[in-house]
RNA sequence: UUCCUCGCAGGCGAUGAGGCCCGCCCUGCACGACCGCCGCCGAUCGGCUGAUGGCUUCUACUGUGGA
Numbered sequence: 001u002u003c004c005u006c007g008c009a010g011g012c013g014a015u016g017a018g019g020c021c022c023g024c025c026c027u028g029c030a031c032g033a034c035c036g037c038c039g040c041c042g043a044u045c046g047g048c049u050g051a052u053g054g055c056u057u058c059u060a061c062u063g064u065g066g067a
Base pairs, nucleotide, nucleotide: 010025011024012023013022016058017057018056019055020054021053036048037047038046039045
């Protein structure tokens, strides 16, 4: 330095993935953090914003301009 084997690594933050940071929930089960907004009595009806909790990168979508 490389390879093999074994063990360890919580969950969540309205639409996908990676990194960093922040917050929240949980410790047998249960429970719990979380699951956007408006109209409407309510809804399986109608309308609207956003791929972030925050920063950043990628992907998808949307708008404008150029080739």
The RNA shown here (Fluoride riboswitch aptamer (crcB RNA motif)) has 67 nucleotides and comes from a Solirubrobacterales bacterium.
The sequence was found by an Rfam model in a public genome assembly.
The coordinates come from a structure-prediction model, not an experiment, and the mean pLDDT is 79.